Predicted 3D model of a 1511-nucleotide RNA (small-subunit ribosomal RNA) from an uncultured bacterium. The coordinates come from a structure-prediction model, not an experiment, and the mean pLDDT is 84. RNAcentral holds the sequence, with entries from ENA.

RNA sequence: AGAGUUUGAUCCUGGCUCAGAAUCAACGCUGGCGGCGUGCCUAACACAUGCAAGUCGAACGCGAAAGCCCCGCAAGGGGUAAGUAGAGUGGCAAACGGGUGAGUAACACGUGGGUGACCUGCCUUCGAGUGGGGGAUAACGUCCCGAAAGGGACGCUAAUACCGCAUGACAUCCUGCUCUUGGACGAGUGAAGAUCAAAGCUAGGGAUCGCAAGACCUGGCGCUUGAAGAGGGGCCCGCGCCUGAUUAGCUAGUUGGUGGGGUAAUGGCUCACCAAGGCAACGAUCAGUAGCCGGCCUGAGAGGGCGGACGGCCACACUGGGACUGAGACACGGCCCAGACUCCUACGGGAGGCAGCAGUGGGGAAUUGUUCGCAAUGGGCGCAAGCCUGACGACGCAACGCCGCGUGGAGGACGAAGAUCUUCGGGUCGUAAACUCCUGUCGAGCGGGAAGAACGCUUCCCGGGUGAAUAAUCCGGGGAAUUGACGGUACCGCUAAAGGAAGCCCCGGCUAACUCCGUGCCAGCAGCCGCGGUAAUACGGGGGGGGCAAGCGUUGUUCGGAAUUAUUGGGCGUAAAGGGCGCGUAGGCGGUUUGUUAAGUCAGCUGUGAAAGCCCGGGGCUCAACCCCGGAGGGUCGGCUGAUACUGGCAGGCUAGAGUACGGAAGAGGUAGCUGGAAUUCCCGGUGUAGCGGUGAAAUGCGUAGAUAUCGGGAGGAACACCUGAGGCGAAAGCGGGCUACUGGGCUGAUACUGACGCUGAUGCGCGAAAGCUAGGGGAGCAAACAGGAUUAGAUACCCUGGUAGUCCUAGCCCUAAACGAUGGAUACUUGGUGUGUCGGGUUUUAUAGUCCCGGCGUGCCGGAGCUAACGCGUUAAGUAUCCCGCCUGGGGAGUACGGUCGCAAGGCUGAAACUCAAAGGAAUUGACGGGGACCUGCACAAGCGGUGGAGCAUGUGGUUUAAUUCGACGCAACGCGAAGAACCUUACCUGGGUUAAAUCCCAGUUGCAAGGUGUAGAGAUACAUCCCCCUAGCAAUAGGCGGCUGGGAAGGUGCUGCAUGGCUGUCGUCAGCUCGUGUCGUGAGAUGUUGGGUUAAGUCCCGCAACGAGCGCAACCCUUACCACUAGUUGCCAGCAUUUAGUUGGGGACUCUAGUGGAACUGCCGGUGAUAAACCGGAGGAAGGUGGGGAUGACGUCAAGUCAUCAUGGCCUUUAUGUCCAGGGCUACACACGUGCUACAAUGGACGGUACAGACCGCUGCAAACCCGCGAGGGGGAGCUAAUCGGAAAAAGCCGUUCUCAGUUCGGAUUGGAGUCUGCAACUCGACUCCAUGAAGUUGGAAUCGCUAGUAAUCGCGUAUCAGCACGACGCGGUGAAUACGUUCCCAGGUCUUGUACACACCGCCCGUCACAUCACGAAAGUGGGCUGUACUAGAAGUGGCUGAGCUAACCCUCGGGAGGCAGGUUACGACGGUAUGGAGCUUGAUUGGGGUGAAGUCGUAACAAGGUA
Repeated sequence: AGAGUUUGAUCCUGGCUCAGAAUCAACGCUGGCGGCGUGCCUAACACAUGCAAGUCGAACGCGAAAGCCCCGCAAGGGGUAAGUAGAGUGGCAAACGGGUGAGUAACACGUGGGUGACCUGCCUUCGAGUGGGGGAUAACGUCCCGAAAGGGACGCUAAUACCGCAUGACAUCCUGCUCUUGGACGAGUGAAGAUCAAAGCUAGGGAUCGCAAGACCUGGCGCUUGAAGAGGGGCCCGCGCCUGAUUAGCUAGUUGGUGGGGUAAUGGCUCACCAAGGCAACGAUCAGUAGCCGGCCUGAGAGGGCGGACGGCCACACUGGGACUGAGACACGGCCCAGACUCCUACGGGAGGCAGCAGUGGGGAAUUGUUCGCAAUGGGCGCAAGCCUGACGACGCAACGCCGCGUGGAGGACGAAGAUCUUCGGGUCGUAAACUCCUGUCGAGCGGGAAGAACGCUUCCCGGGUGAAUAAUCCGGGGAAUUGACGGUACCGCUAAAGGAAGCCCCGGCUAACUCCGUGCCAGCAGCCGCGGUAAUACGGGGGGGGCAAGCGUUGUUCGGAAUUAUUGGGCGUAAAGGGCGCGUAGGCGGUUUGUUAAGUCAGCUGUGAAAGCCCGGGGCUCAACCCCGGAGGGUCGGCUGAUACUGGCAGGCUAGAGUACGGAAGAGGUAGCUGGAAUUCCCGGUGUAGCGGUGAAAUGCGUAGAUAUCGGGAGGAACACCUGAGGCGAAAGCGGGCUACUGGGCUGAUACUGACGCUGAUGCGCGAAAGCUAGGGGAGCAAACAGGAUUAGAUACCCUGGUAGUCCUAGCCCUAAACGAUGGAUACUUGGUGUGUCGGGUUUUAUAGUCCCGGCGUGCCGGAGCUAACGCGUUAAGUAUCCCGCCUGGGGAGUACGGUCGCAAGGCUGAAACUCAAAGGAAUUGACGGGGACCUGCACAAGCGGUGGAGCAUGUGGUUUAAUUCGACGCAACGCGAAGAACCUUACCUGGGUUAAAUCCCAGUUGCAAGGUGUAGAGAUACAUCCCCCUAGCAAUAGGCGGCUGGGAAGGUGCUGCAUGGCUGUCGUCAGCUCGUGUCGUGAGAUGUUGGGUUAAGUCCCGCAACGAGCGCAACCCUUACCACUAGUUGCCAGCAUUUAGUUGGGGACUCUAGUGGAACUGCCGGUGAUAAACCGGAGGAAGGUGGGGAUGACGUCAAGUCAUCAUGGCCUUUAUGUCCAGGGCUACACACGUGCUACAAUGGACGGUACAGACCGCUGCAAACCCGCGAGGGGGAGCUAAUCGGAAAAAGCCGUUCUCAGUUCGGAUUGGAGUCUGCAACUCGACUCCAUGAAGUUGGAAUCGCUAGUAAUCGCGUAUCAGCACGACGCGGUGAAUACGUUCCCAGGUCUUGUACACACCGCCCGUCACAUCACGAAAGUGGGCUGUACUAGAAGUGGCUGAGCUAACCCUCGGGAGGCAGGUUACGACGGUAUGGAGCUUGAUUGGGGUGAAGUCGUAACAAGGUA
């Protein structure tokens, strides 16, 4: 510090997700040790049991018992225990310490101040005092009540308990003066009066007194009253402190005053009276949430989140209320009342409060021991010893966190075993192990063994204070003794022994780490993108690897990354986002100059910002975590002093901003009134006759009752042609005939004046197209709705004929628009060019016309810098800046719901959430596509010729059938295709019968066969029998070779996957395209080149050009054909010479021909056109002319095109079978459908007879002549030929003649019967051919559709491959031999450029809505339920205050009667829990209902994206 994810790719916007750190955590797997921390986040739920606050005998009175001893026979008594235990009176403490975070949005907290408005026990310092009396009471005793808790009566008694009296001040009250202050309730000083105190206990002591106690003296601790301090607290104030405006108004003690009361103290704190205030958009009130802070986590920081442990403050103590005591409480382990709950009960009544420490139940994903000790630290009491202390110190449990250590170290193989992978060679685990040597942390055992302890107390000694004192006591110093929960712990030593100690997650990308097997969109994974449908590095397992490590992962949460709320640090033309426009309030901001002030700002000094924490330095535990010491730092804080540039305040100037006055010109600016002509429609009249109208075509409609057309007259409403312009005006909406009246704004010119008067603008107010609404008018045309006619599968549309609201006017509402420049307003600055409107100036001219130039204002276009993601903007900014306002924060849900508000309504404004998705989007790029455009090509259309589609047959396919009808091929580009040839074989299929085998190789064992002949059984395969019986060396044994058999390995498969593949092939397409290097342009994808102007069959060539070159294609090179030459003449040829039936023979090379080598054609020449180019057109010559004809040749790629059944091949499947052998059957089936063909339908023909002319090819398991036989197929025969020699071989159409005469025929030949021939082991299923007989359909073929542009179509025959036989097919060959092409509008296909796009699996694309189904969340709803809360009334516990107090009453007074004072009781005010009534806001639930979201393959249509077929 970034990364993944929208796309075919790109840039941007934008969300989602990840990597980091953290955690009071939990869960899963695993787990050796130690140190230091941490440990109910949930039910402030309920609690059994124990403990957590006591202490003081040096304040006071009382006062046991057990035990032991003594007396006594015993009962009993006495002593001691002991003035002990114990309770009580009294004092102090209990308000601290400890817990929790419910409540609280508040002066609660933080920070800084104030208190001239206050309090303060214990402690410290200083001053003064402590005199003399009195009356009670608990304990105790006796009695009584009660189950208990507890209570009552009578009696006794003490005090540092209680109460008077005395004394008393510098105390309090009243009051005079002075000082301080803004102001006295402050300070100082003075005077008079009034009021108020106290308590004793104890240690020691020589005299004196006293019987003694004691007085007395000295000391200590107390007590009273003052002053001061320290520490603590109360109250007040400035500032800071969460969310919601779908909470906008709140408030009657409310705000203030006066006067009472109350408090320690200010104050409506409370009361009476008076006034009517107070708070609030700088957010009152209400609602929700929340203890606050130091700090903690994160972050570069600014920030954001959090407030657990530790520390400070606050609040609370079962819930609510209340006071008492006290220095302090409205009191966690106190009291009273009410309520809920629990417990006891004798039913009458009582008791209780773990949010103290442990612990229990419950809740929960989840959080520990009913431990030890006061040894330390701290606290309470006490003179002290000491006691108490679940504060605290320790130990225990928990990997909950942080930190540290270990699980061994060194050596050890061309590398064991095993596992795993493998290309079978090997690789990896791996120096890893074994093995050898070594070490000893932790753990185990044995032994030693701390620091934490010092104070205090006791005692001894020394010095000092007080004192009469060598008592006592206090202070200081020294010595000794005593005190440890943890704990026999830390630590140290010794012993043995590598021995006891490694897991978890991950390995597709992000993100470090790869292979095998299993699985087969299943099981599963997943943080995001996404994996899995038979070769998964993504699932599960194995091996290997990576990461971390006593832990590792997961989940939750927080910050970060996220500049994704942007102060630092974002945006708003098109991505989300400028308010429809103006006026203007608050607010924000504001020209220039002088003075002053010093609020902001800045500086210095100072106070504070607790400790802990963070940071720095140092130190202590072996290190670290942890702990200790020191320093630094930290605020929007307070005070003082200073600075005065800037901002602000105040005062005064200025004129450049703004405004006013005067002159001038332009304008559809606004409102009202008057008025004009053209046109449509209607009405009246005339002329006139059969149609008009309308459309793609029609029809509805109108018209013989006279339309349309045309002429004249009239009525009425609405809108204003030409002018008119990218022109003008207005804030926007908007404004268009003419005239008049009233009126707003801008601009310009020159001078004068005011003197910052300015800009923006939340709330507010006004204006605001169209449609719509209310009322009243008006209504010609147009025209939602509606009706009819068409179109259509439908057509509630588009088109047509009609037509009502409405459109118009007046008055009033509505308040929204793509209200758009999708661009808020103002000001300033920043290169230019060119139009246009208007004002002014200059120049020229006779001219106020025009031209040109200049200055304003407005409005357009182009364009520079700059900006922008790009497109684009560009002085009219989207540039550079300042100020103010509005708005945005992923898509959907949704501008929806609820609430509020406005509206007559329609509806507007404001405006969410649940849920869901991993995107939604902007701009640009390359393609593809378009019922977009331009150009071009092609038998693409057109022009022609002949076909197919109809018939019969052949053949292939589908379908059906079947035991099987083997398999593949399916638009073009499957279908006479694989198959250049299924009777058996082929053959892969079916039925049945066999077999572990056929071939080859290796190893081991065994053996001498096997083949062949013959025979038997069988359908055959096969089985059996028999004949025969290997080679070399060697006498033999034996060895080697060869072969057979057995076992093992290895095979075999036309089984699957062409979507795992190679190879081959089809197709676009013989279309002209497809790319690269370098350069240049662009952020980039990409572009350029390759586009453009011409031209071509062609990206062919030329020219131009930020391109220059190059490659694969095109063309050419190759074959063939057409012409010529040369060479060569046999088997070919024969002109001339002989010869003959015959090139037969002699002979010849001239010709044809053969087959080899050359030539020839290149736009080369001429003319024209053209840019003078490329090229085109015409011509000449030529056998051939513009690639002469034909072939071979197929770019980058597309179709997951075809083929695993040609072959090869990965993987899978099968192995007495899916292999293999055999027989028979099937592939040949047949209602039907389609493709491709053949033959026809006839006279351009059929039949018969005669007769002529090819080319290419084939032939030795072959072609076969002559001749003979047969009607014929064919048979016999066998010459010749390994072929320019012989043979196949007859070419046919044609030509010459004869016949048939338009008919189902002398056309046509299917079908069937009979008889044969040939091939073959075999023609039944199922061959071809022949003869005789038979003689079907068919008379030129609907919609539709195919081929062909010249030696072509059409037509005619011939040959070959396959092949025993079988050809209407395929592949070749020649013969005869046309017609037509104006042309490119249309159909199809293709190419180039351009345009649009929401497509990219690319239009066979994408995609919308209803309906149906499933599911989820939400809204409405008659209501219903509980909680919260307001108001009014009612009732009123405890308690406090007031009043009363006839009852009761110790201290004081008294004249003894009583009084003062007090208490009970009563009453009143306030008042908690309640009750009644009526409201408010929110939550839950609700038959039914509404839309919304989501969901591989449902229904209906086709709305949008292309001109999306009606933009």